The prediction has a mean pLDDT of 85. This is a predicted structure of a 73-nucleotide RNA (transfer RNA) from a Candidatus Aenigmatarchaeota archaeon. The RNAcentral record of the sequence draws on ENA. Its Rfam family is "tRNA". It is annotated as a transfer RNA.
RNA sequence: GCCGGUGUAGUUGAGUGGUUAAAACGCCGCGCUCAUAACGCGGAGGUCGAGGGUUCGAAUCCCUCCACCGGCA
Numbered sequence: 001g002c003c004g005g006u007g008u009a010g011u012u013g014a015g016u017g018g019u020u021a022a023a024a025c026g027c028c029g030c031g032c033u034c035a036u037a038a039c040g041c042g043g044a045g046g047u048c049g050a051g052g053g054u055u056c057g058a059a060u061c062c063c064u065c066c067a068c069c070g071g072c073a
């Protein structure tokens, strides 16, 4: 330099055009307990890597860029 893949909550991670972006772990509160863990109930936390485009509508499709991983040279 060329080609491909990945990027979504603190972490892992589903969602591939149409309410409201899941879930688990973690975190906070309450219950239970002499207490802690476990268990049960409730809650907060995302502007989907950045910018632009297509569309009535974009995490999802297209373009450019950024970061990481792999292959070729």
Base pairs, nucleotide, nucleotide: 001072002071003070004069005068006067007066010025011024012023018056027043028042029041030040031039049065050064051063052062053061